Predicted 3D model of a 72-nucleotide RNA (transfer RNA) from a Candidatus Woesearchaeota archaeon. Its Rfam family is "tRNA". Rfam classes the family as a transfer RNA.
Order: sequence, then C1' cells, then structure tokens
RNA sequence: GGGCCUGUAGCUCAACGGUGAGAGCCGGCUCCUUAUAAGGGCCAGACGACGGUUCAACUCCGCCCAGGCCUA
Repeated sequence: GGGCCUGUAGCUCAACGGUGAGAGCCGGCUCCUUAUAAGGGCCAGACGACGGUUCAACUCCGCCCAGGCCUA
C1' cells in the first nucleotide's frame, strides 16, 4: 500500500429501514430487615465524525477516524 471485520451507556451485548434505542452488570435513591446479605422498585447514562439515498436511517451507500486480522 491492498483486502476483510468491528465501532451503540463506565463494562459486556441487543435492536426484519418504520417513527419513545433496550437488557444485564456497575453507579445513585428507595422499599424490605433489628441490621447486613439476598430480593423488589425508581433514576442517570450511548448510536465514532461528516455527507448522501429515502416520507422515514443505529440499520443502506460514500468518505474519513479508531481498533483488530490477513496479505505484499
């Protein structure tokens, strides 16, 4: 240099193109208990950047950025 894969919450992962982006863990508050643990409830927190297609994009396309693998 070329090719392929991946990028969503602090971490691990979901989301047939269809209109409030969710789950578990972690964190905060709270219920329960004499208290702790366990358990229940609530809250906070994310689509790598830019552009394009579309009525509508996390999803499709282009380019860039970051990481990984293969190859010369």